Source information: The RNA shown here (Glycine riboswitch aptamer) has 93 nucleotides and comes from Cytobacillus gottheilii. Its Rfam family is "Glycine riboswitch aptamer". Rfam's curators write: This family represents the bacterial glycine riboswitch. The sequence was found by an Rfam model in a public genome assembly. The organism belongs to Cytobacillus, within Bacteria. Its mean pLDDT, the model's own confidence on a scale to 100, is 81.
[in-house]
RNA sequence: AUGACAGCAAGGGGAGAGACUGCUAUUUAAGCAGCGCCGAAGGAGCAAGCAUCCACAUGUGAAUCUCUCAGGCAAAAGAACUCUUGCUUGACG
Numbered sequence: 001a002u003g004a005c006a007g008c009a010a011g012g013g014g015a016g017a018g019a020c021u022g023c024u025a026u027u028u029a030a031g032c033a034g035c036g037c038c039g040a041a042g043g044a045g046c047a048a049g050c051a052u053c054c055a056c057a058u059g060u061g062a063a064u065c066u067c068u069c070a071g072g073c074a075a076a077a078g079a080a081c082u083c084u085u086g087c088u089u090g091a092c093g
Base pairs, nucleotide, nucleotide: 006088007087008086009085010084011083012082013081018035020034021033022032023031024030036073037072038071042069043067044066045065049060050059051058
């Protein structure tokens, strides 16, 4: 000194599903109960493969898949992921 991968911060984009019913409140939202739904905060589960083993069994093993515990179902907020900028690190040259 180039600045990969990774991490952090700020900003932009960012889907889905009842503004459901009843009670309370009474401007909405919110709270409680009931039924119906969504998956892309988080969480949980697993295949192939690999390891071990004579074998069985065991361990490891991903997600936008599956489950919906949590969360969410007008708007707002949040939102995996992604882009830009900056910072850290320093693979490669």